[in-house]
RNA sequence: CCGUGCUAGGCGGGGAGCCCGUGGUGCCCUGUACCCCCAAUCCACGUACGGGGGGCUGAAUCCCCGCCCGAGGCCCGGUCGUCGCCGGGAAGGCGACCCGCACGUGGUGUCGAAGGCCGGGUCCCGCGCAACGGGACCUCGUGAACCGAGUCAGGUCCGGAAGGAAGCAGCUCUCAGCGAGCCCUCCCGUGUGCCGCGGGGGCGCCUGGCCGGAGCCGGCGGCGGGACCCGCGCCCGGUGGCAUCGGGUCGACGGCGGGUGCACGG
Numbered sequence: 001c002c003g004u005g006c007u008a009g010g011c012g013g014g015g016a017g018c019c020c021g022u023g024g025u026g027c028c029c030u031g032u033a034c035c036c037c038c039a040a041u042c043c044a045c046g047u048a049c050g051g052g053g054g055g056c057u058g059a060a061u062c063c064c065c066g067c068c069c070g071a072g073g074c075c076c077g078g079u080c081g082u083c084g085c086c087g088g089g090a091a092g093g094c095g096a097c098c099c100g101c102a103c104g105u106g107g108u109g110u111c112g113a114a115g116g117c118c119g120g121g122u123c124c125c126g127c128g129c130a131a132c133g134g135g136a137c138c139u140c141g142u143g144a145a146c147c148g149a150g151u152c153a154g155g156u157c158c159g160g161a162a163g164g165a166a167g168c169a170g171c172u173c174u175c176a177g178c179g180a181g182c183c184c185u186c187c188c189g190u191g192u193g194c195c196g197c198g199g200g201g202g203c204g205c206c207u208g209g210c211c212g213g214a215g216c217c218g219g220c221g222g223c224g225g226g227a228c229c230c231g232c233g234c235c236c237g238g239u240g241g242c243a244u245c246g247g248g249u250c251g252a253c254g255g256c257g258g259g260u261g262c263a264c265g266g
Base pairs, nucleotide, nucleotide: 001266002265003264004263005262006261009057010056011055012030013029014028015027020046021045022044023043024042034054035053036052037051038050063259064258065257066256067255068254072250073249074248075247076246077245078244081242082241083240084239085238086237087236088235089234093232094231095230097226098225099224100223101222103221104220105219106217107216108215115211116210117209118208119207120206121205122204123200124199125198126197127196128195129193130192131190132189133188134187135186136185138181139180140179141178142177148173149172150171151170156165157164158163
């Protein structure tokens, strides 16, 4: 130097988060890099690069170390801008609110506006009628073991007799009561009535008639005025996100330089 077989190593890495700490699962970056099982009610570990099983490659483009570049993440600070949130202030710019005008628009009006006069209703009181409900009266039925009436079989009592007396059941009638009817009559009541009569009251609203003879209303816009802080805007202070600037930290991919075996045979 060549060949063969092996071994260490490698077959992705990083940031934030989580965690006492480390790695992994989930997120993000890089960019292409064996397979299977496990993991946020976490999983595996305690100074190692997750634990378990299998496979490939293998001393160099590939493994290890240093430097550079630097995707991206994270931390701190500043400025102005922007978007929110909290607190305060002023003022009258806008919205919202109140008043006015009647310019526009709209509605309404000669099928008669504004205005004026007369009346009705809506409200209250009394009465009547009706309806409904209740009660009374009336009619019918029923209705008393004895303490209601009549008649009282049987039986009982008094009497020598003639005769007399009380009286249960039954039957008939009736009291209180109960039930039904109720055309008419009377009384009471009412969350009843397109009912009627009389009186009162009249702000508003609805409505009828007459006079009158062209406006009236004010929804929206506009204009003018007011008031306030309810919302926006303005000013001040605080706070957070984003953007931007500066500093720090970690750092993938990539670039450069260096380093690293064992055995056998020729």